[in-house]
RNA sequence: CUUAUUACGAGUGGCGGAGAGUUAAGGCUCUGUGAAACCACGGCAACCCCGCGUUUGCGGAAGGUGCUAAUCUGAGCGAGCAAUCGAACAAUAAG
Numbered sequence: 001c002u003u004a005u006u007a008c009g010a011g012u013g014g015c016g017g018a019g020a021g022u023u024a025a026g027g028c029u030c031u032g033u034g035a036a037a038c039c040a041c042g043g044c045a046a047c048c049c050c051g052c053g054u055u056u057g058c059g060g061a062a063g064g065u066g067c068u069a070a071u072c073u074g075a076g077c078g079a080g081c082a083a084u085c086g087a088a089c090a091a092u093a094a095g
Base pairs, nucleotide, nucleotide: 001095002094003093004092005091006090011041012040013039014038019030020029021028026073027072042068043067044066047064048063049060050059051058052057077086078085079084
């Protein structure tokens, strides 16, 4: 850079010591009954992968990634009376 998805789902321990929830302000929520980061083990998902079928479907989970508080809210740009949709930004995967 291109393409696809951004729905659902799934936590304990250690370490650490004050922040965290991607994105202005703000709200709200979590947090010394211990935040982030990191590590271990477990789990979830199914992009790559494996099997069958053959564009599309079904099943699987050894391996490469990812994820594992909540449906977090929400400003700004374009369309719309509005609901809402789209773009952009961001994240992940494959190339």